Background
Predicted 3D model of a 75-nucleotide RNA (c-di-GMP-I riboswitch aptamer) from a Pseudomonadota bacterium.
[in-house]
RNA sequence: UCAAGAUAAAGCCAAACUUGCCGUGAGGCAGGGACGGAAAGCAAACGGGUCUCAAUAGAUAGCCGGGCUGCCUUG
Numbered sequence: 001u002c003a004a005g006a007u008a009a010a011g012c013c014a015a016a017c018u019u020g021c022c023g024u025g026a027g028g029c030a031g032g033g034a035c036g037g038a039a040a041g042c043a044a045a046c047g048g049g050u051c052u053c054a055a056u057a058g059a060u061a062g063c064c065g066g067g068c069u070g071c072c073u074u075g
Base pairs, nucleotide, nucleotide: 002075003074004073005072012037013036017032018031019030020029021028022027035062041068042067046065047064048063049060050059051058052057
């Protein structure tokens, strides 16, 4: 540097539900909580999908593909 990801190891994230706050809303942030995740890290100013709406707007990266970055192990 490239490829792969076990029943390994270390650490990481945190669905549903719930409490508080914010938002018309989809939803977001924080606490609790774990269904899961090898990028469930980042970006919506990459494409598509879905959802909201007061529409030249917004939400979703834990819907899919692609992009950038990164831990461990093996070859």
Overview
The sequence was found by an Rfam model in a public genome assembly. The coordinates come from a structure-prediction model, not an experiment, and the mean pLDDT is 81.